[in-house]
Context: one part of a larger RNA
RNA sequence: GAACGCUGGCGGCGUGCUUAACACAUGCAAGUCGAACGGAGAUUAUACGCAGAGGCGAUUUCGGUCAAAUCAUGUGUAAUCUUAGUGGCGGUCGGGUGAGUAACGCGUGGGUAACCUGCCUUACACUGGGGGAUAACACUUAGAAAUAGGUGCUAAUACCGCAUAAGCGCACGAAGCCGCAUGGAUUUGUGUGAAAAACUCCGGUGGUGUAAGAUGGACCCGCGUCUGAUUAGCUUGUUGGCGGGGUAACGGCCCACCAAGGCGACGAUCAGUAGCCGGCCUGAGAGGGUGGACGGCCACAUUGGGACUGAGACACGGCCCAAACUCCUACGGGAGGCAGCAGUGGGGAAUAUUGCACAAUGGGCGAAAGCCUGAUGCAGCAACGCCGCGUGAAGGAAGACGGUUUUCGGAUUGUAAACUUCUAUCAAUAGGGAAGAAAGGAAUGACGGUACCUAAAUAAGAAGCCCCGGCUAACUACGUGCCAGCAGCCGCGGUAAUACGUAGGGGGCAAGCGUUAUCC
Numbered sequence: 001g002a003a004c005g006c007u008g009g010c011g012g013c014g015u016g017c018u019u020a021a022c023a024c025a026u027g028c029a030a031g032u033c034g035a036a037c038g039g040a041g042a043u044u045a046u047a048c049g050c051a052g053a054g055g056c057g058a059u060u061u062c063g064g065u066c067a068a069a070u071c072a073u074g075u076g077u078a079a080u081c082u083u084a085g086u087g088g089c090g091g092u093c094g095g096g097u098g099a100g101u102a103a104c105g106c107g108u109g110g111g112u113a114a115c116c117u118g119c120c121u122u123a124c125a126c127u128g129g130g131g132g133a134u135a136a137c138a139c140u141u142a143g144a145a146a147u148a149g150g151u152g153c154u155a156a157u158a159c160c161g162c163a164u165a166a167g168c169g170c171a172c173g174a175a176g177c178c179g180c181a182u183g184g185a186u187u188u189g190u191g192u193g194a195a196a197a198a199c200u201c202c203g204g205u206g207g208u209g210u211a212a213g214a215u216g217g218a219c220c221c222g223c224g225u226c227u228g229a230u231u232a233g234c235u236u237g238u239u240g241g242c243g244g245g246g247u248a249a250c251g252g253c254c255c256a257c258c259a260a261g262g263c264g265a266c267g268a269u270c271a272g273u274a275g276c277c278g279g280c281c282u283g284a285g286a287g288g289g290u291g292g293a294c295g296g297c298c299a300c301a302u303u304g305g306g307a308c309u310g311a312g313a314c315a316c317g318g319c320c321c322a323a324a325c326u327c328c329u330a331c332g333g334g335a336g337g338c339a340g341c342a343g344u345g346g347g348g349a350a351u352a353u354u355g356c357a358c359a360a361u362g363g364g365c366g367a368a369a370g371c372c373u374g375a376u377g378c379a380g381c382a383a384c385g386c387c388g389c390g391u392g393a394a395g396g397a398a399g400a401c402g403g404u405u406u407u408c409g410g411a412u413u414g415u416a417a418a419c420u421u422c423u424a425u426c427a428a429u430a431g432g433g434a435a436g437a438a439a440g441g442a443a444u445g446a447c448g449g450u451a452c453c454u455a456a457a458u459a460a461g462a463a464g465c466c467c468c469g470g471c472u473a474a475c476u477a478c479g480u481g482c483c484a485g486c487a488g489c490c491g492c493g494g495u496a497a498u499a500c501g502u503a504g505g506g507g508g509c510a511a512g513c514g515u516u517a518u519c520c
Base pairs, nucleotide, nucleotide: 002516003515004514005513006512009389010388011387012386013385014384015382016381017347022345023344024343026342027341028340031089032088033087036086037085039083040082041081042080043079044078045077046076047075048074052071053070057066058065059064096300097299098298105225106224107223108222109221110220111219112218115217116216120213121212122211123210124209125208126207127206128162130160131159137152138151139150140149141148142147168193169192170191171190172189173188174187175186177184178183198205199204226272227271228270233263234262235261238260239259240258241257243255244254245253275297276296277295278294279290280289281288282287302323303322304321305320306319325336326335327334328333353379355378356377357376361375362373363372364371365370392422393421394420395419402413403412404411405410426461429455430454431453432452436447464509465508466507467506468505469490470489471488475504476503477502478501479500485492486491
């Protein structure tokens, strides 16, 4: 965050599975770079030679000979387009959910003399010279498939040595300074160790090392953070030390050895419940309740475990193992994970479209053009909420008809209606029509022919719901007769019921009104 009953005109802004962290058909939600690389394909241009078609034209002893353009084919070169593969960056953000968690998880205030940080910014220095492979591809083997294997070839900003390198690391020292301290920063000596990649449209874009910044993260500590004692004792890596391992880093984080400690009525342990906060509701406040939407943090991604890669994960749309479930199968074996956006079944009192667009904002990649983006911007559905507007206005007494009631005179419905005059908000029709778009110009709008403006015409198309004994605003008649029923509490009903049912009248709120649930 509501649901249910009756009713329902319009607009703006919000909100919308609180239950089964149940299971999911289908589509989409993370790609991008050809200015890193070798190929492949297509198109165009051009060059070449063999053979073919062709036959302008040249020559002729008229038999022939030579032979341009053009077409087709092949090869090479160049350009453009596309991209399966290698490679780079990003898939660690963004989006979802609240199962777990009573914890340094969160909040708040500190600390790191115990730490890391891709991209970005600044400064300094460098970017030398080699090597061996491999995918793609070709051939081939096994298999139903998923896929796996073999042989051969090839490239790089892929991979591996070498060189060089201090203001870098490590080891051993020196000096004074600072710190409560393990120590810190600075200067300095010796030894030793570690790097790189090129592309280019020639404008640039990169690569390596170091220092600093920025940003993001990691760890530690004080305090605060629900209930139960019908849970009173708990603990053996447990508490501490020494040494080591491990980590970005401190630490029983892990290990060997040694000691026997550590926590607890200021509530340990155990059990139950629960994501925490900014906030939100309520209240004069103090408090109490709550944590849906939005924002910050945390945790999780079918269940459990594990690591790999990477600056960053122990990774929702990555990998491996186990389990349950579903699907395919040629029975040998394989595939899958909506707590992403829609959507389906199920559960439930209950919660929406298998929509449009990348135009804007933001993100990823790219030199850029651009591509991708169910983030986002919009539209659709729902009175679910809040706010605004309308359903007409003025006049109109024969106080009409009708209804209700009556003491039968009347009273009331009631200026209400009819009728006359007026107005046109909203809706409907017609015409015009944005801002949001910013970049030198041009171009570029999903929303949307929307908002808005104008015109003409019509009172036309637009009122219900609950209540009327007291609390509590609002009364009569009939029916019923402790029956039928009402009811939040007190209580009504057994023959004149203002309390039940209906009608007339009245009161309250109003596109809502009541009921139920919860909180103050």